[in-house]
Context: one part of a larger RNA
RNA sequence: CCCUUGUUAAGGAACUCGGCAAAAUGACCUCGUAACUUCGGGAGAAGAGGUGCCAACUUAAGUGUUGGCCGCAGAGAAUCGGCCCAAGCGACUGUUUACCAAAAACACAGGUUUCUGCUAAAGCGUAAGCUGAAGUAUAGGAGCUGAUGCCUGCCCGGUGCUGGAAGGUUAAGGGGAAGUGUUAGGAGCAAUCCGAAGCAUAGAACUUAAGCCCCAGUGAACGGCGGCCGUAACUAUAACGGUCCUAAGGUAGCGAAAUUCCUUGUCGGGUAAGUUCCGACCCGCAUGAAUGGCAUAACGAUUUGGGCGCUGUCUCAACAAGGGGCCCG
Repeated sequence: CCCUUGUUAAGGAACUCGGCAAAAUGACCUCGUAACUUCGGGAGAAGAGGUGCCAACUUAAGUGUUGGCCGCAGAGAAUCGGCCCAAGCGACUGUUUACCAAAAACACAGGUUUCUGCUAAAGCGUAAGCUGAAGUAUAGGAGCUGAUGCCUGCCCGGUGCUGGAAGGUUAAGGGGAAGUGUUAGGAGCAAUCCGAAGCAUAGAACUUAAGCCCCAGUGAACGGCGGCCGUAACUAUAACGGUCCUAAGGUAGCGAAAUUCCUUGUCGGGUAAGUUCCGACCCGCAUGAAUGGCAUAACGAUUUGGGCGCUGUCUCAACAAGGGGCCCG
């Protein structure tokens, strides 16, 4: 000097990103216990008191009552909840990055859409075959959402899906026209030309499905949900009007938010002092309804702010014990 541990005057979070770490609480009995609530909870809420031994009476009892006794201390050691207030997120128990992340992520019961009539759909396999299922739509597969409560607005123009079949387009196949090659023959002095049938090649019209174009439907399908100008008898603002564009122009809610750039927005609360926090406002850069919206009791090794208790976290450090290091032998 380092590590582990113990104690500490006065103060008590002034430490720090942050009470991290430590301290504190702790068992049993009695009393007592709020908001809120899904009436189950919250709750061991919070908070307060008691606890040894002896005797008498009592009891089923090591129970209860009364009286007495000792110590600084009676759950005499050890084991052994700190608590409260407010907010965000996720309903909850659960699951996860074996070895840097345990969470607000995943799952979940519940909701909803869609496919599937059984040799089911879906999946694995070249196949045989198997799972689904020795099940049968109160079943099985897939997607989204995620308890519960109140709700879930408008847009089908684009993309997707479903349905439709009049027309356009459209493959192989069917079909086989013209053309071409060859030559028996014919013409020609010759070069060469013409050239039937057959064979070969070639392939037009016509015919022809789904799909696409097309016509509808469909948002708890992918998704989307405007701009400018004017106007009221103070001012300000604009219920109102005009105009352009769109498939339609964001409804209910919520809102400086896990979303707000400007921004430490403004006002209020909390503090002596608050870029965080809570309550409001709404000018939402760039909220918004199962990519769910808003509330919500309970729950959480969750996140944020505040408080009580408590403390060597700190003011500010000291001493001690043990183990190392180091020095000497």
Molecule: large-subunit ribosomal RNA, domain IV
Organism: Christensenellaceae bacterium